[in-house]
RNA sequence: CGCGGGAUAGCUCAACCAGGUAGAGCGCUGGGCUCAUAACCCGGAGGCUGUAGGUUCAAAUCCUGCUCCCGCAA
Numbered sequence: 001c002g003c004g005g006g007a008u009a010g011c012u013c014a015a016c017c018a019g020g021u022a023g024a025g026c027g028c029u030g031g032g033c034u035c036a037u038a039a040c041c042c043g044g045a046g047g048c049u050g051u052a053g054g055u056u057c058a059a060a061u062c063c064u065g066c067u068c069c070c071g072c073a074a
Stems, first nucleotide, its partner, number of pairs: 002072006010026004020057001028044005050066005
């Protein structure tokens, strides 16, 4: 250099194929329950999706370049 996969909340991952209000679990946090803690129950905050463009009425999603990570081949 070539080929494939990946980058989304603090962490682990969905949503992408088939464009239409970004979700779950854990964690954090307020309250309830308890003598108290844990567990359990109710609520809340937290990301506009690696980056720069393109297409579109509309892009996490489609197309292109670049960056980073993993693997294959050489």
A computed fold for a 74-nucleotide RNA from a Patescibacteria group bacterium, annotated as transfer RNA. It matches the Rfam family "tRNA". Rfam describes the family as follows. Transfer RNA (tRNA) molecules are approximately 80 nucleotides in length. Rfam classes the family as a transfer RNA. Its family is annotated with triplet codon-amino acid adaptor activity in the Gene Ontology.